Transfer RNA from Chryseolinea lacunae, 74 nucleotides, folded computationally. It matches the Rfam family "tRNA". Its family is annotated with triplet codon-amino acid adaptor activity in the Gene Ontology. It is annotated as a transfer RNA.

RNA sequence: CAGGGCAUAGCGAAGCCAGGUAUUGCGCUUGCUUUGGAAGCAAGAGAUCGGAGGUUCAAAUCCUUCUGCCCUGA
Numbered sequence: 001c002a003g004g005g006c007a008u009a010g011c012g013a014a015g016c017c018a019g020g021u022a023u024u025g026c027g028c029u030u031g032c033u034u035u036g037g038a039a040g041c042a043a044g045a046g047a048u049c050g051g052a053g054g055u056u057c058a059a060a061u062c063c064u065u066c067u068g069c070c071c072u073g074a
Stems, first nucleotide, its partner, number of pairs: 001073007010026004020057001028044005050066005
């Protein structure tokens, strides 16, 4: 320099192609249970989806651009 991939909750992922309420596991908080802890059960909080702009009634999703990381080639 060229091509490709990835960026979503504290952590790991799904959802994107085919636009329509943000999904799951672990973790966290509270309660029940226990002498206490662990386990179990119930409830709850937490991400406006890497930044900016565009299209649209509506964008994590489509388009443009930028940033960071990874892979391949030169």